Small-subunit ribosomal RNA, 3' major domain from Labyrinthula sp., 486 nucleotides, folded computationally. The organism belongs to Labyrinthula, within Eukaryota. The prediction has a mean pLDDT of 80.
[in-house]
Context: one part of a larger RNA
RNA sequence: UGACGGAAGGGCACCACCAGGAGUGGAGCCUGCGGCUUAAUUUGACUCAACACGGGAAAACUUACCAGGUCCGGACAUAAGUAGGAUAGACAGAUUGAGAGUUCUUUCUUGAUUUUAUGGGUGGUGGUGCAUGGCCGUUCUUAGUUGGUGGAGUGAUUUGUCUGGUUAAUUCCGUUAACGAACGAGACCUCAGCCUGCUAAAUAGUGUGGCUAUCUUCGGAUAAGUAUGCUUCUUAGAGGGACUUUUUGGGUAUACCAAAGGGAAGUUUGAGGCAAUAACAGGUCUGUGAUGCCCUUAGAUGUUCUGGGCCGCACGCGCGCUACAAUGAAAAAUUCAACAAGUUUUCCUGCUUUGAAGAAAGUGGGUAAUCAUUGCAAUCUUUUUCGUGCUAGGGAUAGACCUUUGUAAUUGUUGGUCUUGAACGAGGAAUUCCUAGUAAGUGCAAGUCAUUAACUUGUACUGAUUACGUCCCUGCCCUUUGUACA
Numbered sequence: 001u002g003a004c005g006g007a008a009g010g011g012c013a014c015c016a017c018c019a020g021g022a023g024u025g026g027a028g029c030c031u032g033c034g035g036c037u038u039a040a041u042u043u044g045a046c047u048c049a050a051c052a053c054g055g056g057a058a059a060a061c062u063u064a065c066c067a068g069g070u071c072c073g074g075a076c077a078u079a080a081g082u083a084g085g086a087u088a089g090a091c092a093g094a095u096u097g098a099g100a101g102u103u104c105u106u107u108c109u110u111g112a113u114u115u116u117a118u119g120g121g122u123g124g125u126g127g128u129g130c131a132u133g134g135c136c137g138u139u140c141u142u143a144g145u146u147g148g149u150g151g152a153g154u155g156a157u158u159u160g161u162c163u164g165g166u167u168a169a170u171u172c173c174g175u176u177a178a179c180g181a182a183c184g185a186g187a188c189c190u191c192a193g194c195c196u197g198c199u200a201a202a203u204a205g206u207g208u209g210g211c212u213a214u215c216u217u218c219g220g221a222u223a224a225g226u227a228u229g230c231u232u233c234u235u236a237g238a239g240g241g242a243c244u245u246u247u248u249g250g251g252u253a254u255a256c257c258a259a260a261g262g263g264a265a266g267u268u269u270g271a272g273g274c275a276a277u278a279a280c281a282g283g284u285c286u287g288u289g290a291u292g293c294c295c296u297u298a299g300a301u302g303u304u305c306u307g308g309g310c311c312g313c314a315c316g317c318g319c320g321c322u323a324c325a326a327u328g329a330a331a332a333a334u335u336c337a338a339c340a341a342g343u344u345u346u347c348c349u350g351c352u353u354u355g356a357a358g359a360a361a362g363u364g365g366g367u368a369a370u371c372a373u374u375g376c377a378a379u380c381u382u383u384u385u386c387g388u389g390c391u392a393g394g395g396a397u398a399g400a401c402c403u404u405u406g407u408a409a410u411u412g413u414u415g416g417u418c419u420u421g422a423a424c425g426a427g428g429a430a431u432u433c434c435u436a437g438u439a440a441g442u443g444c445a446a447g448u449c450a451u452u453a454a455c456u457u458g459u460a461c462u463g464a465u466u467a468c469g470u471c472c473c474u475g476c477c478c479u480u481u482g483u484a485c486a
Stems, first nucleotide, its partner, number of pairs: 001486002003483003007480007016470002020434005027322003031318004035313002043054002065308005071302001076119005086113001088109003092105003123296002126294003132290001134284003137280003144183003148179002150159003162174001164173002188273005194240002198237004204231006211225001212223004243266001246260005324427001328386006342371001347366008393424001398419005440462008
């Protein structure tokens, strides 16, 4: 100087507690991990910092694993063999999962591309992440880190970087043997909020005309196209706007804190991004034609083909979905979003017809603010039925029959119809997440995708209770202190 303390004192955090909310843990199912089993059930990762993670929803491929079969995609060099033929290909029959001339029988065709041996390459989802790069994660979401000159010390080192107040903050005020600086924090970037002010818009709207059509109570109303004006709504450029401004109170009458006013906005306005120094023998050689070394390299650990496996089930653990019901289920009706993606290989799909439904046929639009689309979203609202009963709650497990994707659906891809109708009556010890448009509930879109979401990433709709504090538990930071542990 660190590290540690069952040492003391401050400060901080819903990955801590308090007050609460939703749960998880119990059930069924989905999915990941272990174990067991297996020809194989490929493998990495195991406290936070492994376990709906590897963008990992694997029918073939993927694919690394297992049972088997082909091929060379063995550059190049040297030597041998070789035009009296190096080699290569093949019908049929056997062989074979196989219409692989793979091998055998039989012969034909080919013509220097090859063949054999050695050296040397190449390939490898083979090994080593404890040889590495790069990337990511974590320590660590906290406030921390560093040098110059000066001071102290023989020196390592220390001061600066602080008693105190304050802040989300080593943020400021102030104190001051320090002074003036740098990185981080903040500023910054993105998104969300405000603008009746500017710039505009037949790919967004709206107003006013005449014409056309329909209905007319003859006043007019509605619809499509059209002419023209405007930009409130919509879109998006340039800008503006908040700086805690003003007042009051507290406070060294400093930094700042609290309340109120004004305001679209007063927790750093809200949410994200970026993010220092020093580390870890954290993860990844299975992202890479990044890569050292080792292994293998033709009976291949290369590559491809067929089939299987990754899904196997006495069991244990984790993330989730559905529920256990009348604040509800079912049936009708009414009525509102936002983010997005969409056809040079077949996407997003409207309308019409057929069908109980999944779906099928025909005919259109869209490379998109133009079409689908006014996205007809679901919780929600209204009415009716049910009446507390494992019930019309729940929808697991089975059976039958259709449908779609795909070469292929059996170990059941998905979807539909009918039947079947299990556990579950609110979950022990334990434990997770969370402070406002948040939790929770509710759908929708995208990613993956030929087909398939109980996952993930976004997006909106409905929308609470309870704190607005503390250091008691769990941890983190700072100061003081003890220990010679390094």